[in-house]
Small-subunit ribosomal RNA, central domain from an uncultured bacterium, 351 nucleotides, folded computationally.
The prediction has a mean pLDDT of 88.

Context: one part of a larger RNA
RNA sequence: UUGGGCGUAAAGGGUGUGUAGGCGGCAUUUUAAGUCUGCUGUUAAAUCCUUCGGCUUAACCGGAGGUUCGCAGUGGAAACUAAAAAGCUAGAGGAUGGAAGAGAGAAGUGGAAUUCCCGGAGUAGCGGUAAAAUGCGUAGAUCUCGGGAGGAACACCAAUGGCGAAGGCAGCUUCUUGGUCCAUUCCUGACGCUGAGACACGAAAGCGUGGGGAGCAAACAGGAUUAGAUACCCUGGUAGUCCACGCCGUAAACGAUAAUCACUAGACGUCAGUUGGGCUUUGCCCGAUUGGUGUCGAAGCUAACGCGAUAAGUGAUUCGCCUGGGGAGUACGGUCGCAAGACUUAAACUU
Numbered sequence: 001u002u003g004g005g006c007g008u009a010a011a012g013g014g015u016g017u018g019u020a021g022g023c024g025g026c027a028u029u030u031u032a033a034g035u036c037u038g039c040u041g042u043u044a045a046a047u048c049c050u051u052c053g054g055c056u057u058a059a060c061c062g063g064a065g066g067u068u069c070g071c072a073g074u075g076g077a078a079a080c081u082a083a084a085a086a087g088c089u090a091g092a093g094g095a096u097g098g099a100a101g102a103g104a105g106a107a108g109u110g111g112a113a114u115u116c117c118c119g120g121a122g123u124a125g126c127g128g129u130a131a132a133a134u135g136c137g138u139a140g141a142u143c144u145c146g147g148g149a150g151g152a153a154c155a156c157c158a159a160u161g162g163c164g165a166a167g168g169c170a171g172c173u174u175c176u177u178g179g180u181c182c183a184u185u186c187c188u189g190a191c192g193c194u195g196a197g198a199c200a201c202g203a204a205a206g207c208g209u210g211g212g213g214a215g216c217a218a219a220c221a222g223g224a225u226u227a228g229a230u231a232c233c234c235u236g237g238u239a240g241u242c243c244a245c246g247c248c249g250u251a252a253a254c255g256a257u258a259a260u261c262a263c264u265a266g267a268c269g270u271c272a273g274u275u276g277g278g279c280u281u282u283g284c285c286c287g288a289u290u291g292g293u294g295u296c297g298a299a300g301c302u303a304a305c306g307c308g309a310u311a312a313g314u315g316a317u318u319c320g321c322c323u324g325g326g327g328a329g330u331a332c333g334g335u336c337g338c339a340a341g342a343c344u345u346a347a348a349c350u351u
Base pairs, nucleotide, nucleotide: 003323004322005321006320007305008304012319014201015200016199017198021194022193023192025088026087028085029084030083031082033081034080035077036076037075038074039073040072041071042070048066049065050064051063052062053061054060091191092188093187094186095184096183097182098181099180103177104176105175106174107173108172109171110154115149116148117147118146119145120144125136126135162169163168206247207246208245209244210243211242215241216240220236221235222234223233258318259317260316261315262314263313266296267295268294269293270292271291272290273289274288275287276286277285278284279283300307301306324351325350326349333344334343335342336341
């Protein structure tokens, strides 16, 4: 390489949009590029295969036939692929009427709590721990009442509940805006699927400039613990955490499970719809059906664990990735970045 694989053994890209490419519904006609087939030419001889013969046999040698699977020309076939023409509606999209939602951006606003400041009242402790101490307090703390400032986060509702492509999203109100689902079967008529490059988004930490800074808190300081304690515990505390703009581009970015389509027993929840029936009708109950989200489970699969219509079952298309451990996701080179570093990615050697 072929092959075999990718939940946990090596292996699904963090996620999307989409270019080239690959693949692609039903039916009709035509063409004949692919495809199938006849003939002709060429494919030197030797070699190779079959058969017959010659050396006593074999190797060896000779005769005949075949192969020479290819290429070119020419004649035909028309199922499939392709191309052209004109169609269809089951895929896809649109329209109309409804539904739910922490989906996104911006502005405004609310109460609880922590801290700080001012005032009242009040006196000797407070705080902290396993126990202490550092720390705070007679310059009046802690506790308590009233007033004010400021920042950050939104208790209950709240849920294997909802939304989003993923990251993620939660007080309330308004504005702008994306997607999804259901019903009707009215319109377009294959417009589809995937997607190398490319582009966009992308937690936290980190970086740049300017703000902000209540609480928390890397670093740091002190107190303890200890043989030591550069820790765990305690008292403090700066970056940071927050906002605006710009970078970074990584995570156990996880369902450790790529996307799309089709098919294959059921049972029980729950969310959003549509619909039939019943009843004791602000509602409840029993069915049917569509789309999510869960638990269990038949067949089947799996090394087992487990998965099981939300498949890890049975098939199809496309992309990504794997090939013993270490060296190493490193070196070198290149691209990107302000930097930190990211991406791409070996070998010697060793076992």